Source information: Predicted 3D model of a 111-nucleotide RNA (SAM riboswitch aptamer (S box leader)) from a soil metagenome. Its Rfam family is "SAM riboswitch aptamer (S box leader)". The literature on the family includes a 1998 paper in Mol Microbiol by Grundy and Henkin, "The S box regulon: a new global transcription termination control system for methionine and cysteine biosynthesis genes in gram-positive bacteria". Model confidence (mean pLDDT): 80 of 100.
RNA sequence: UCUUAUCAAGAACGGCUGAGGGAACAGGCCCGUGGACGCCGUAGCAACCGCCCCGAAUUAUCGGGGGCCUUAGGUGCUAAAUCCUGCCUCCGGUUGGGGGAAAAGAUGAGA
Numbered sequence: 001u002c003u004u005a006u007c008a009a010g011a012a013c014g015g016c017u018g019a020g021g022g023a024a025c026a027g028g029c030c031c032g033u034g035g036a037c038g039c040c041g042u043a044g045c046a047a048c049c050g051c052c053c054c055g056a057a058u059u060a061u062c063g064g065g066g067g068c069c070u071u072a073g074g075u076g077c078u079a080a081a082u083c084c085u086g087c088c089u090c091c092g093g094u095u096g097g098g099g100g101a102a103a104a105g106a107u108g109a110g111a
Stems, first nucleotide, its partner, number of pairs: 001111007012042005020031003025086004043078003048074002050068005055062002082104001088100004
């Protein structure tokens, strides 16, 4: 970089640090010297990979169903829907509201 799956659920304390932070741009909204963000430690959540069983298949294998995730494992995550909106579209009929899709992003797996 490409492909693909998921993204309204879940899960926090301690230490260090010290002013911004919530990816980028814009507009909102929010978090933050009662210490946010970040880093480290520990704990936890989840179930993508993984493991087990069932099912399908002649084996290989699988895009199906269920369970486990531990004194083992690879990641990930632990404010708010990916915090919300932005382009397109539908409903609806109005400074607004609701749904879908796209784009962008995050994470996993594969190339």